[in-house]
RNA sequence: GAGUCGGCCAGACAGUCGCUUCGCUGUUUCGACGGCGAGGAGGAAAGUCCGGGCUCCAUAGGGCAGAGUGCCAGGUAAUCCCUGGGGGGCGUGAGCCUACGGAAAGUGCAACAGAAAGCAUACCGCCUACGUCCGCUAUUUCGGCGGGCCGGUAAGGGUGAAAUGGUGCGGUAAGAGCGCACCGCGCCGGUGGCAACACACGGUGGCAAGGUAAACCCCGCUCGGAGCAAGGCCAAAUAGGGGAACAAUGGUGCGGCCCGCAUCGUUCCCGGGUAGGCUGCUUGAGGCAUACGGCGACGUGUGACCCAGAUGAAUGACUGUCCUCGACAGAACCCGGCUUAUCGGCCGACUCCU
RNA sequence: GGGCCGUUAGCUCAAUUGGCAGAGCAAGGGACUCUUAAUCCCUAGGUUGGAGGUUCGAUUCCUCCACGGCUCACCA
Numbered sequence: 001g002a003g004u005c006g007g008c009c010a011g012a013c014a015g016u017c018g019c020u021u022c023g024c025u026g027u028u029u030c031g032a033c034g035g036c037g038a039g040g041a042g043g044a045a046a047g048u049c050c051g052g053g054c055u056c057c058a059u060a061g062g063g064c065a066g067a068g069u070g071c072c073a074g075g076u077a078a079u080c081c082c083u084g085g086g087g088g089g090c091g092u093g094a095g096c097c098u099a100c101g102g103a104a105a106g107u108g109c110a111a112c113a114g115a116a117a118g119c120a121u122a123c124c125g126c127c128u129a130c131g132u133c134c135g136c137u138a139u140u141u142c143g144g145c146g147g148g149c150c151g152g153u154a155a156g157g158g159u160g161a162a163a164u165g166g167u168g169c170g171g172u173a174a175g176a177g178c179g180c181a182c183c184g185c186g187c188c189g190g191u192g193g194c195a196a197c198a199c200a201c202g203g204u205g206g207c208a209a210g211g212u213a214a215a216c217c218c219c220g221c222u223c224g225g226a227g228c229a230a231g232g233c234c235a236a237a238u239a240g241g242g243g244a245a246c247a248a249u250g251g252u253g254c255g256g257c258c259c260g261c262a263u264c265g266u267u268c269c270c271g272g273g274u275a276g277g278c279u280g281c282u283u284g285a286g287g288c289a290u291a292c293g294g295c296g297a298c299g300u301g302u303g304a305c306c307c308a309g310a311u312g313a314a315u316g317a318c319u320g321u322c323c324u325c326g327a328c329a330g331a332a333c334c335c336g337g338c339u340u341a342u343c344g345g346c347c348g349a350c351u352c353c354u
Numbered sequence: 355g356g357g358c359c360g361u362u363a364g365c366u367c368a369a370u371u372g373g374c375a376g377a378g379c380a381a382g383g384g385a386c387u388c389u390u391a392a393u394c395c396c397u398a399g400g401u402u403g404g405a406g407g408u409u410c411g412a413u414u415c416c417u418c419c420a421c422g423g424c425u426c427a428c429c430a
Base pairs, nucleotide, nucleotide: 001352002351003350004349005348006347007346008345009344011322012321013320014319015318016317017316019040020039021038022037023036024035025034026033027032042328046339047338049337050336051335052334053333054227055226056225057224061259062258063257064256066223067222068221069220070219071085072084073083074082075081086100087098088097089096090095101218102217106216107215108212109211123157124156125153126152127151131149132148133147134146135145136144137143165183166182167181168180169179170178184207185205186204187203188202189201190199191198192197231279232278233277234276241270242269243268244267245266246265250264251263252262253261254260286305288303289302290301291300292299293298323326355429356428357424358423359422360421361420364379365378366377367376373410381397382396383395384394385393403419404418405417406416407415
């Protein structure tokens, strides 16, 4: 100088005037008003993408369908999250990324090009050994040369995103795992590892088993539905009205279907009524400090702490001083994650170059 | 607050086992007409809302964003 990873902060201080919750207290016409004290947005409160708590429906039960997920081990209340490891890829490196089960169960798809796109095949090419035909040539004869057919081949060219292991030597008419060596690959065993997996360990097979599962599918695992506008309580209202349809092998609820369970009318139209308050509500898988265990995520013990709870919805405005002139953005039942937005600054560890 | 849906040409909409993105109206040019309209012919116009991924290939499949809509006829 360039870079990687992790953590932290999110203008500061003072004064004045407000808003909201709680506690104590004073006045009161019981509606409220005042005084004092304490607390008052975030790292993402956001997107609602996952997981859980909580509440109701049945303690959420059985089957089918459907959805999600996908290397291994661990953490956790749980997860598609996190930690550690393995395989693959990128980077000189610190390090980063990774939907990463199965295509030797089945089905499907592959436009255009190309001979051929999945089980076989041959456009240009290479070959004429074997078989056969023709022509030329030579001769006493055997023969030689060229071409066609039938064939052989998959080296080389060409097409494509993808073409049936790679290199070399031998071999051959030309070729080819046809044979051999090395590399790659499959299977079996051994060794190491909890496992994924690894091995410049041994044996074996001439090479099958091309691609695609964010196509259907198969395999393993997980999943009942709804959401605080859930739900509960109080108060008010109710027409037990009129009409139509359906109905006990039935209707309704358990928000896909069947079983099962509960219940006995259900649905639509006309006409009419209510729509106010309280609760759920914040002490929680809580953060902080410290000790121990663990590589780590995390766990256990101890100590002290209480840190928003609104419901037309509070957390603001003004003044002064200073600086590096201040980004993204505002709780609404609560947590754990992920993702996205974010001016700038500080700290720690590490890498490369000079 | 919770829940759900949509985005393709200027506008309204199509596009299926993933394989050349189309139609109607509008726009531009030409023909017809004295001129205009109507009619006929031709033409242009696309980041398929954005970014990334899977695949040989994405409007289509997957992920993350952006914008818009539904709100007593989605839920009091």